[in-house]
Context: one part of a larger RNA
RNA sequence: CGCAGGAAUCUUGAGGAGAUGUUUCCCUAGUACGAGAGGAUUGGGAAGCACUGACCGCUGGUGUACCGGUUGUCCCGCUAGGGGCACCGCCGGGUAGCUAAGUCGGGAAAGGAUAACCGCUGAAAGCAUCUAAGCGGGAAGCCCGCUUCAAGAUUAGGAUUCCAUUGCCGCACUUCGGUGCAGCAUGAAGAGCCCUGAUAGACUAUCAGGUCGAUAGGCCGGGUGUGUAAGCGCAGAAAUGCGUUCAGCUAACCGGUACUAACGCUCAAUUA
Numbered sequence: 001c002g003c004a005g006g007a008a009u010c011u012u013g014a015g016g017a018g019a020u021g022u023u024u025c026c027c028u029a030g031u032a033c034g035a036g037a038g039g040a041u042u043g044g045g046a047a048g049c050a051c052u053g054a055c056c057g058c059u060g061g062u063g064u065a066c067c068g069g070u071u072g073u074c075c076c077g078c079u080a081g082g083g084g085c086a087c088c089g090c091c092g093g094g095u096a097g098c099u100a101a102g103u104c105g106g107g108a109a110a111g112g113a114u115a116a117c118c119g120c121u122g123a124a125a126g127c128a129u130c131u132a133a134g135c136g137g138g139a140a141g142c143c144c145g146c147u148u149c150a151a152g153a154u155u156a157g158g159a160u161u162c163c164a165u166u167g168c169c170g171c172a173c174u175u176c177g178g179u180g181c182a183g184c185a186u187g188a189a190g191a192g193c194c195c196u197g198a199u200a201g202a203c204u205a206u207c208a209g210g211u212c213g214a215u216a217g218g219c220c221g222g223g224u225g226u227g228u229a230a231g232c233g234c235a236g237a238a239a240u241g242c243g244u245u246c247a248g249c250u251a252a253c254c255g256g257u258a259c260u261a262a263c264g265c266u267c268a269a270u271u272a
Base pairs, nucleotide, nucleotide: 001152005163006162007161008160009159010158011157015149016148017147018146021049022048023047024046025045026044027043033038051106052105053104054103055102059100060099061098062097066093067092068091069090070089071086072085073084074083075082076081111143112142117137118136119135120134166185167184168183170181171180172179173178190267191266192265193264194210195209196208197207198206215261216260217259218257219256220255221254222253225249226248231244232243233242234241235240
């Protein structure tokens, strides 16, 4: 821009893409078959392997924004307590998120048309013949079935719902009430810019919100993690230990709360 008014939501599916794997074991059954050795068709069931989709409750990894231990050195006047630097200094753990080695799922069944092949009926050719007319069976393959994109499918589909107001100038007509056309305003449903953000993300888009508000930050409560803070007291010559104290601190998590920031503005319709 189009889809002949302007919108919002939900859809149909022409067409496209993806997927399509395979092994072993058990029962049927040591049955049919076979002198024996051996050993099924069929039907049913169970475990795997590789591949693949989703997810983070579990097991773990990461987690340079969390907690603790600790070495050297410099600084905060000193003690104590801290901070900087040294690969995050080194070391032990670890929330959210992201993850696999973790967890759950998938390939199917059914249907249709067929290949090789197997048939029925059957002439040409009194026989025979699956074929010439006609009719069946038959594959991990083909079309479906499954997942996904999808009406620019210009053949532009369908459904539901919402809006469709008023004023002014000009021209034409007029039954003098108005009507029609063009333009300018107004600004419907709705949309956007802008702003706060994340279940989204390179940008954009998408999604959640914008005071009629919990969108983010802060604050409060909880959770999680770390592992018992500082100060003081007691014991000890001291290092240190014990008590106060399952303390103190705690990121991205959960809930609450308008304290802070979501201010402000624009576009947009009637045609046959």
Annotation
A computed fold for a 272-nucleotide part of an RNA from a Phycisphaerae bacterium, annotated as large-subunit ribosomal RNA, domain VI. Rfam family: Bacterial large subunit ribosomal RNA. Gene Ontology terms of the family: structural constituent of ribosome and ribosome.